[in-house]
Context: one part of a larger RNA
RNA sequence: GGAUGAACACUGGCGGCAUAGCUUACACAUGCAAGUCGGACAGGAAGUGGUGUUUCCAGUGGCAGACGGGUGAGUAACGCGUAAGAACCUGUUCUUGGGAGGGGACCAACAGCUAGAAACGGCUGCUAAUACCCUCUAGGUUGAGGAGUAAAAGGAGGAAUCCGCCCGAGGAGGGGCUCACGUCUGAUUAGCUAGUUGGUGAGGCAAUAGCUUACCAAGGCGAUGAUCAGUAGCUGGUCCGAGAGGAUGAUCAGCCACACUGGGACUGAGACAUAGCCUAGACUCCUACGGGAGGCAGCAGUGGGGAAUUUUCCGUAAUGGACGAAAGCCUGACAAAGCAAUGCUGCGUGGAGGUAGAAAGCCUACGAGUCGUGAACUUCUUUUCCCGGAGAAGAAGCAAUGACGGUAUCCGGGGAAUAAGCAUCGGCUAACUUUGUGCCAGCAGCCGCGGUAAGACAGAGGAUGCAAGCGUUAUCC
Numbered sequence: 001g002g003a004u005g006a007a008c009a010c011u012g013g014c015g016g017c018a019u020a021g022c023u024u025a026c027a028c029a030u031g032c033a034a035g036u037c038g039g040a041c042a043g044g045a046a047g048u049g050g051u052g053u054u055u056c057c058a059g060u061g062g063c064a065g066a067c068g069g070g071u072g073a074g075u076a077a078c079g080c081g082u083a084a085g086a087a088c089c090u091g092u093u094c095u096u097g098g099g100a101g102g103g104g105a106c107c108a109a110c111a112g113c114u115a116g117a118a119a120c121g122g123c124u125g126c127u128a129a130u131a132c133c134c135u136c137u138a139g140g141u142u143g144a145g146g147a148g149u150a151a152a153a154g155g156a157g158g159a160a161u162c163c164g165c166c167c168g169a170g171g172a173g174g175g176g177c178u179c180a181c182g183u184c185u186g187a188u189u190a191g192c193u194a195g196u197u198g199g200u201g202a203g204g205c206a207a208u209a210g211c212u213u214a215c216c217a218a219g220g221c222g223a224u225g226a227u228c229a230g231u232a233g234c235u236g237g238u239c240c241g242a243g244a245g246g247a248u249g250a251u252c253a254g255c256c257a258c259a260c261u262g263g264g265a266c267u268g269a270g271a272c273a274u275a276g277c278c279u280a281g282a283c284u285c286c287u288a289c290g291g292g293a294g295g296c297a298g299c300a301g302u303g304g305g306g307a308a309u310u311u312u313c314c315g316u317a318a319u320g321g322a323c324g325a326a327a328g329c330c331u332g333a334c335a336a337a338g339c340a341a342u343g344c345u346g347c348g349u350g351g352a353g354g355u356a357g358a359a360a361g362c363c364u365a366c367g368a369g370u371c372g373u374g375a376a377c378u379u380c381u382u383u384u385c386c387c388g389g390a391g392a393a394g395a396a397g398c399a400a401u402g403a404c405g406g407u408a409u410c411c412g413g414g415g416a417a418u419a420a421g422c423a424u425c426g427g428c429u430a431a432c433u434u435u436g437u438g439c440c441a442g443c444a445g446c447c448g449c450g451g452u453a454a455g456a457c458a459g460a461g462g463a464u465g466c467a468a469g470c471g472u473u474a475u476c477c
Stems, first nucleotide, its partner, number of pairs: 001477004006473003010469001013347006019340001026303003030300003035063003040060002043056004070258003079183004084178002088175003093171007101135004110125005140149001154163003184230003191221003196218008233255004237248004260281005283294004311337001315334001319333001320331002323328001350380004361370002385414006394404001421466005426447003432461005442449002
């Protein structure tokens, strides 16, 4: 000198664009953040003389809750990065080839009875399906044969047809796995390892594999740093630097890990999932003491800790996503607004004229000098500001649909009106005098200053630098 997710002191006019819990991965009141489908299915309700019709969804069923959003605790690792590979899986989607024959038994809801404070239930009876089961025939598995295993579902429409269902083949995108190289510090850590290293048989997985197991062999790693200990999410990037390189990993993007702390599986194409389940623990809450409920490192918000970090706001209008045939519905993703000079950037706080060089202040050699064209005064302008009026684009090609927002912007009127501070002035380093103080009070980044004439302390006048900021502190180069 540059930089910062900064903080603090003093000060503070406006706009645009960004950014904002870095500390206790501390504890959380309250609300919201993941639903949707009646064109899968019984059922209820309204209405009618009856049929039709309309409407509703607790329940069964399907798809989605593995995405999106948060955090960085753990991890020195195939975790990440670059470059390759073979023994794999893949819902929805795209291309393509076939197929859907026959039958059956239930279980919710519901009704009745019943246990419980509640949460959650129990027994009996009824019922449908794209839920479940049996059978047939394909298909798949194999080098070939045999044996074994072993599919399907309908819905809407007047119809054409459309949407689904089952079995194959291929693609795209996604994911699992392996490997070469790279990836912080310490030797005041030198030896480490027993499923350990390899083989065979068996098991297991979507798949390779000590992944698991029985037996056999005795291997494997290490001074090119194993093991141990400490620290740490990694990267694209960001900051500094002419570069080499050093530091760093907020926001945005990719990957990984985690979800109160451990462990476990279930469902599923995909999770070992957590606004799903079970279990142990800590904590909090309810209780009729028998037993139950919870998990903000989602968005707001609260307490605590801290130098320190915002609103319990608006909207699904746009973009994106889930479901749905669609209308639509949901969406604290997102888009907007609010708060904060936190940063970057733009604008303003007036322009021109104006010497009797006024008064006051300061200084003085008492003549003057300086503040200073600065003010007053004259004249002009209106960026901003206030008032009034008009008023978007963003909407996606019939129309309708705008949270932002009566916002941006434009027009008219008013009046210099509403708007300057902070630090410094001994040298480094731009800027000097006076008064007070008297090694005191104090200053200070370094050198140093102050003991009676202090340009270094404190006040004043003046000056210099930057400016809606300025200075200090912290950290990096």

A computed fold for a 477-nucleotide part of an RNA from Arachis monticola, annotated as small-subunit ribosomal RNA, 5' domain. The RNAcentral record of the full RNA draws on SILVA. Model confidence (mean pLDDT): 84 of 100. The organism belongs to Arachis, within Eukaryota.